[in-house]
Context: one part of a larger RNA
RNA sequence: CGAUGUUGAAGGAACUCGGCAAAAUACCUCCGUAAGUUCGCGAGAAGGAGGCCCGGUACAAGAGUGCCGGGGGCACAAACCAGGGGGUGGCGACUGUUUAUUAAAAACACAGGGCUCUGCGAAGUCGCAAGACGACGUAUAGGGUCUGACGCCUGCCCGGUGCCUGAAGGUUAAAAGGAGGGGUGAGAGCUCUGAAUUGAAGCCCAGGUAAACGGCGGCCGUAACUAUAACGGUCCUAAGGUAGCGAAAUUCCUUGUCGGGUAAGUUCCGACCUGCACGAAUGGCGUAACGACUUCCCCGCUGUCUCCAACAUCGACUCA
Numbered sequence: 001c002g003a004u005g006u007u008g009a010a011g012g013a014a015c016u017c018g019g020c021a022a023a024a025u026a027c028c029u030c031c032g033u034a035a036g037u038u039c040g041c042g043a044g045a046a047g048g049a050g051g052c053c054c055g056g057u058a059c060a061a062g063a064g065u066g067c068c069g070g071g072g073g074c075a076c077a078a079a080c081c082a083g084g085g086g087g088u089g090g091c092g093a094c095u096g097u098u099u100a101u102u103a104a105a106a107a108c109a110c111a112g113g114g115c116u117c118u119g120c121g122a123a124g125u126c127g128c129a130a131g132a133c134g135a136c137g138u139a140u141a142g143g144g145u146c147u148g149a150c151g152c153c154u155g156c157c158c159g160g161u162g163c164c165u166g167a168a169g170g171u172u173a174a175a176a177g178g179a180g181g182g183g184u185g186a187g188a189g190c191u192c193u194g195a196a197u198u199g200a201a202g203c204c205c206a207g208g209u210a211a212a213c214g215g216c217g218g219c220c221g222u223a224a225c226u227a228u229a230a231c232g233g234u235c236c237u238a239a240g241g242u243a244g245c246g247a248a249a250u251u252c253c254u255u256g257u258c259g260g261g262u263a264a265g266u267u268c269c270g271a272c273c274u275g276c277a278c279g280a281a282u283g284g285c286g287u288a289a290c291g292a293c294u295u296c297c298c299c300g301c302u303g304u305c306u307c308c309a310a311c312a313u314c315g316a317c318u319c320a
Stems, first nucleotide, its partner, number of pairs: 001315008010306002014304001019301001027051005036041001038149001052071008072076001084299004089294002091291002096108002112147007124133003150286004155216003160213002162209005169204003175198002180193005217235005244278001245275001256272005
């Protein structure tokens, strides 16, 4: 000097990205227990009291429990073992799953919801095939895809792309067709070429469809202070963003502005709305319970710190 432990005056998070680490809490009985809530929960909420030994007594059965009285110790859940707690946001409903060896999460899954395909030799998948799975199942079934408990809901756009429907019409391959033409030949013939016309799906075309892929405007003016604009005009579009939410896991300007909390707050909470660039199953907004998730605050507690010190063990180190 390092590692692992133990202890520490006064203060008690002033440390730090952050209470990381450590400390503290811890068992049993009794009392007591808030908001919220899906009435199950929250809850061991929180917060308190008692606990050892001896004698008497009641119930007793032999150890126990209640009551009364007494006793000792620094210490009575006497060692070991053994929850810190509360408040407020975000995200995900939940229990689960995951990057074996830097990520356990807000990611995946999930019950529930929707769309779509499939009538059975099913669709779908594997295989060249035979065949197999699906399934010894049969639409309350099976496949694909999106969303993700529950509550309230899920607006407008079918112009583009996709999908579905459509006995017309247009275009269109091989093929059919064979007018006509060429080569050769004495000819018959052989051979080459070939216009009309007929010809499927597809595409064009006509519709439908957004819990299909996706999309959801601009400029100018206007009210008897000012400001603002319920209102009007105009251009463009397939349609111009509805409800709800909003400086948000989304806000650049930005430490926006106001309020709260602090003596002091780029974080946090509540509002405002000027949404650079939220928005409705690529789901929107809420939500009790849950979480080794994440933000902020408080109580307790402490060597995290002010500011370090001592001790124990093991190394390093010195000498042999």